Predicted 3D model of a 93-nucleotide RNA (c-di-GMP-I riboswitch aptamer) from a soil metagenome. Of the family's consensus pairs, 89% are formed in the model. The coordinates come from a structure-prediction model, not an experiment, and the mean pLDDT is 83. It matches the Rfam family "c-di-GMP-I riboswitch aptamer". Gene Ontology term of the family: cyclic-di-GMP binding.
RNA sequence: GAAAAGGGCAAACCGCCGGGAACGGCGGGACGCAAAGCUUCGGGCCCCACCGCUCUCCGCGAAAACGAGAGCGAGGGCGGCCGAGCUGCCGAA
Numbered sequence: 001g002a003a004a005a006g007g008g009c010a011a012a013c014c015g016c017c018g019g020g021a022a023c024g025g026c027g028g029g030a031c032g033c034a035a036a037g038c039u040u041c042g043g044g045c046c047c048c049a050c051c052g053c054u055c056u057c058c059g060c061g062a063a064a065a066c067g068a069g070a071g072c073g074a075g076g077g078c079g080g081c082c083g084a085g086c087u088g089c090c091g092a093a
Stems, first nucleotide, its partner, number of pairs: 001090001008033002013028006031080001037086003041083003044078004051073007
């Protein structure tokens, strides 16, 4: 990152499998991608079955328990959300 050459990956969707889910794996399939190769270091987004905390409702004279709901944290996911790190083919200005 222009022209080319050899090529590479593979969105949505479909099938099978795993998962509570986001999502992932395999096969088909191509929307696209000069890193759409690898890595959660930073930001962001997504899930939330289990766990912790807070609030609300329910009960009630009051308090508590059980149950329900919401939020936050932890946990999980997205590398084709962006940045960052590492690696890689070709080669003009």